Bacterial RNase P class B from a Bacillota bacterium, 341 nucleotides, folded computationally. It is recorded under the gene name rnpB. It matches the Rfam family "Bacterial RNase P class B". Rfam classes the family as a ribozyme. Rfam links the family to the GO terms tRNA processing, ribonuclease P activity and dimeric ribonuclease P complex. About the family: Ribonuclease P (RNase P) is a ubiquitous endoribonuclease, found in archaea, bacteria and eukarya as well as chloroplasts and mitochondria. Its best characterised activity is the generation of mature 5'-ends of tRNAs by cleaving the 5'-leader elements of precursor-tRNAs. Cellular RNase Ps are ribonucleoproteins. For this family Rfam cites "Ribonuclease P: unity and diversity in a tRNA processing ribozyme" (Frank and Pace, Annu Rev Biochem, 1998). The family is grouped with related families in Rfam's "RNaseP clan". Lineage of the source: Bacteria > Bacillati > Bacillota.

Formats: sequence, C1' cells, structure tokens
RNA sequence: AAAUCUUGACAAACGCUGCUUUUAAAGUAGAGGAAAGUCCAUGCUCGCACUAUCUGUGAUGAUAGUAGUGUUCGUGCAUCGGGAAAAAAUAACCGAUGGUAGUUUAACUAACGGCGUUGAAUUAACCUAAGUCUAUAGAUAUGGUUAUAUUAGACAUAAAGUGCCAAAGAGACGAAUUCUUUUAGAAAUAAAAGAAGUGGAACGCGGUAAACCCCACGAGCGAGAAACCCAAAUUAUGGUAGGGGAACCUAAUAGAGAAGAAACGAAUUUUCUAUGGGAUCGAGUAUUCGAUAGAUAAAUGUUUGUCGCUUCUAAGGAAGUACAGAACAUGGCUUAUAAGA
Repeated sequence: AAAUCUUGACAAACGCUGCUUUUAAAGUAGAGGAAAGUCCAUGCUCGCACUAUCUGUGAUGAUAGUAGUGUUCGUGCAUCGGGAAAAAAUAACCGAUGGUAGUUUAACUAACGGCGUUGAAUUAACCUAAGUCUAUAGAUAUGGUUAUAUUAGACAUAAAGUGCCAAAGAGACGAAUUCUUUUAGAAAUAAAAGAAGUGGAACGCGGUAAACCCCACGAGCGAGAAACCCAAAUUAUGGUAGGGGAACCUAAUAGAGAAGAAACGAAUUUUCUAUGGGAUCGAGUAUUCGAUAGAUAAAUGUUUGUCGCUUCUAAGGAAGUACAGAACAUGGCUUAUAAGA
C1' cells in the first nucleotide's frame, strides 16, 4: 500500500414508538457499511398499449403474457478479458491492445456509424482554318467552345437524398473573375502550375448529421409506497378528515363477508376470524417458551459512571473517539470516513 472482517461494551435514571399481558403498570423489540448518490439492473405494485385465453345474452370485465409493428425510444471506433442478484447470460463499471482526431503532450480527452468515384448522346448556336477547293481575296470541320448537363446512366458502400457556410467577394461546392508561365496544337482552345482581390475557410479524397435525414443493432412504454386502494360529515358528484398500503413468511384448511356490464348471475378479485405449516435468533438438560423496526417521514433517545480504542506525558493525567440516519425489496458500481484485528 491492497484485500477481508468489526463498526464500541456494561450499569443506572429518565424518556419516545410498536406489540403482548393480569391493561394501574410490567415485559419485550426498535436505523448502516455505506441506510448516501440514483450510474446500472432484477423482482414486486400501479397505469397505458398490444396479443392470447376465460366467463357471459352482451366485454368496456378478469387471467396470462410482451410476440409483432413502427409516424416509438435507445445505442454507435475495433478486438479481447473480467463483471451481481443461486446456473447461464448481461448492464453500469473495470482492464488490456490497436486505430482516428485533438490537447494544457509521454499523459489526457472524445455526441470517434454515414456527406463517395465517374459520366454521355442528340440537337441548336458560335469560334478557328491546318488540310482541301479556288487566280487572289475567299469558302469549308474531320479541330474546338457554350447550352442540353456536372443531366440520363455506370461503379462502390450496411448507409439514398435534400439542405446550410451571415457580411465581404466574380464565386462558399453551384460549371466559380483576371493575369503570367509551361506543355500539346496551324489556330481556336485544352491541361497543369503560380499570382492577384475578399474571407475563418476558395474547389482540397472542403466543412456541417449537437442540420433534416439514412444505416446497423437493441428494446413494449411510463411511474415508485407521499405510488396505489377505500372513504365520513352528505342524496349525487368530489376525494378532504380518516383508514389501508405497513410488516418475519404462508396461493394450506374451515367459517363469515364484500366487490364483480343496464335486473339476476358467472369468470375472477379481495377482507376478517380461527386452526395449522415454515425461516432466523435467544433461553433451557429436554418437552418447550419468547422474539422478529415501522411514518404526524416528528419513534429507534438523553444524562451520569466505569471500561474499550487512539494521540501526548517520565508518571499522574489530559485530549479525542470518524462518515453518517431505515421509508417497496434486493444486487453490482461510485462517493464520504476515525479506529482496531
């Protein structure tokens, strides 16, 4: 330095909340390793969407599920290894190697998928006159330029196209100005290079997708117990007070209810009581007995004493004892942190 574990103990007094009892009171229990962050996920609950099934005269009801679709949402350098909730897989996350771009440059960062290469014919107009014809002048294109057209089309990619780059500047990707030189040529012209002016950037395998959009892959979506359900005064409506949710687990049995499409009724959902079954901890030789945090988000404490631990002191003694507070349940990751083993 890293990893793992612990996260103070005993006694008394007073106090708070739940439960039990013989209900005056007594007994008993009462917040973490991160309870934090909400980065990621699993389960559960509720709502929405869709699919299938059930009951019924009739689904708008109930039960089970998340397939399919896309006018939805998310992700995006490549490869490999690791990575939890019982196995596998995988998320966030961790690590390594390599590539691209950048920077405060030997390290760090990244909203790192996609903005391609070519390219006619036809017809019309115009320029030039080598060659050819002609007595010279002159005529003439098979040589070129412009428009048609940077179109039709071709090739490549998983990935088509349409836009935008103010002002300035001829021109901002659209056939886009002038001059000089070189090369080819008879010339007209063509190609290349350089320069001039504006500009952040001037034709470069430009920039922009944090532009519209396209491609690939993946995924039902949203919310979270303060959700959600019931609901007095009050006939209806509404959803206030209030109650449930809410407490170790139980879809086991019996009984009594309530809700359930216009009238009955079914599928199905749910409440209470009793008897059972199960998990963990404690006491006991044992039969057995007891216990298991639960909201006014405002309980789970305060004080005193004695110890424990750390530092200082020769000793006596002194000082200190961190981070922090359950809120549907759980797992990984990250952050805060005194001390001990």
Its mean pLDDT, the model's own confidence on a scale to 100, is 75.